[in-house]
RNA sequence: GUCCCGAAAAGGUGAAGCACGGGUAACCGUGCGGCACAAAGCUUCCAUCCAGUCCGGAUAGAGGGGCUGUCGAA
Numbered sequence: 001g002u003c004c005c006g007a008a009a010a011g012g013u014g015a016a017g018c019a020c021g022g023g024u025a026a027c028c029g030u031g032c033g034g035c036a037c038a039a040a041g042c043u044u045c046c047a048u049c050c051a052g053u054c055c056g057g058a059u060a061g062a063g064g065g066g067c068u069g070u071c072g073a074a
Base pairs, nucleotide, nucleotide: 005072006071012037013036017032018031019030020029021028022027035061041067042066043065045064046063047059048058049057050056
């Protein structure tokens, strides 16, 4: 230094719900909120969901895959 691993420390993200708004819908945005997360960072390749007739849309915190990344005890 790298890989495995996940104690500590410094930080980070932000579930459900509520309010307002967008969308046919899945779902998304903002504020409050604080379930949980060592990849809950990114990526729609698989997959799941919506829609519908044509290769459209949504979800990355359902699951799998890929890429990248902070710290460094045992």

The RNA shown here (c-di-GMP-I riboswitch aptamer) has 74 nucleotides and comes from Geotalea sp. SG265. The prediction has a mean pLDDT of 84.